[in-house]
RNA sequence: GUGUGCUAAGUGGGGCACUAGGGGUGCCCUGUACCCGAAACCCUCUUAUGCGGGACCGAAUCCCCGCCCGAGGACGUUCGUUGUUCAGAAGGCAGCGGGCACGCGGUGAUGAAGGCCGGGUCCCCUACGGCAGGAGCUUCGUGAACCGGGUCAGGUCCGGAAGGAAGCAGCUCUAAGCGACAGCUCCUGGGUGUGGUGGGAUCACUCGGCUGGAGCAGGCGACCCGAAGAGCCCUGGGUGUCAAACGUUCGACGGCGGGUGCACAC
Numbered sequence: 001g002u003g004u005g006c007u008a009a010g011u012g013g014g015g016c017a018c019u020a021g022g023g024g025u026g027c028c029c030u031g032u033a034c035c036c037g038a039a040a041c042c043c044u045c046u047u048a049u050g051c052g053g054g055a056c057c058g059a060a061u062c063c064c065c066g067c068c069c070g071a072g073g074a075c076g077u078u079c080g081u082u083g084u085u086c087a088g089a090a091g092g093c094a095g096c097g098g099g100c101a102c103g104c105g106g107u108g109a110u111g112a113a114g115g116c117c118g119g120g121u122c123c124c125c126u127a128c129g130g131c132a133g134g135a136g137c138u139u140c141g142u143g144a145a146c147c148g149g150g151u152c153a154g155g156u157c158c159g160g161a162a163g164g165a166a167g168c169a170g171c172u173c174u175a176a177g178c179g180a181c182a183g184c185u186c187c188u189g190g191g192u193g194u195g196g197u198g199g200g201a202u203c204a205c206u207c208g209g210c211u212g213g214a215g216c217a218g219g220c221g222a223c224c225c226g227a228a229g230a231g232c233c234c235u236g237g238g239u240g241u242c243a244a245a246c247g248u249u250c251g252a253c254g255g256c257g258g259g260u261g262c263a264c265a266c
Stems, first nucleotide, its partner, number of pairs: 001266006010056002012030005020046005034054004063259006072250007080242001082240007091233003096226004102221003106216002114211008122200003126196001127194003131189008139180004148173004156165003
């Protein structure tokens, strides 16, 4: 040096979280990298880089070490974004009240404001109607154990008789009273109706007429004033989200350099 067989190592690594701490399961990064079993109120271990069982590869592209690069993560500081919550009130916006009449719009020579006259809405008196209540009269019904009328069976009484008398029940009539429908008359009342007559009031609104001859009105915007409050902007604090810069730290993949066996045969 070559060949054969074998062994250590390896068959992923890293960040975060968890933990007294180391690993694993978990989440993420890297990127391809044996299998099976259990593992978050978790599994395993104690200075450790998982536990139990199996398999492959194997001294180098592959195992080990150093340096570089650097995906990605963690922490800190600063400055922002955005959500939520608490507090504030100088200003702005929105909202509220008032003003003005600058702009737009509306309305006005088919006649504005103003002025005058009349009517209505309002009040009083009155007439009529209606409604409600009451009274009277008419009509009808009912209405008296006896103490109302008529007729009075039976019975009673008087009489020698003829005859007469009173009279209950029943029937009938009626008085007072009670009731009812309707009609008529009268009285009283009203958040009652209509229309009329007369009178009053006329702040306001409305209708009409006359006059007058250019404004009226205040919807939106502008502007001015005021008050209140905390809806938005705003200010400060708490807490979360997302991003950036800087610093510290860990660091996969990759690059470079170095290191690492045993046995036998030729």
The RNA shown here (Bacterial large signal recognition particle RNA) has 266 nucleotides and comes from an Acidimicrobiia bacterium.
Of the family's consensus pairs, 94% are formed in the model.
Model confidence (mean pLDDT): 79 of 100.
Rfam family: Bacterial large signal recognition particle RNA. Its family is annotated with SRP-dependent cotranslational protein targeting to membrane, signal sequence recognition and signal recognition particle, plasma membrane targeting in the Gene Ontology. About the family: The signal recognition particle (SRP) is a universally conserved ribonucleoprotein involved in the co-translational targeting of proteins to membranes.
Taxonomically the source falls in Acidimicrobiia (Bacteria, Bacillati, Actinomycetota).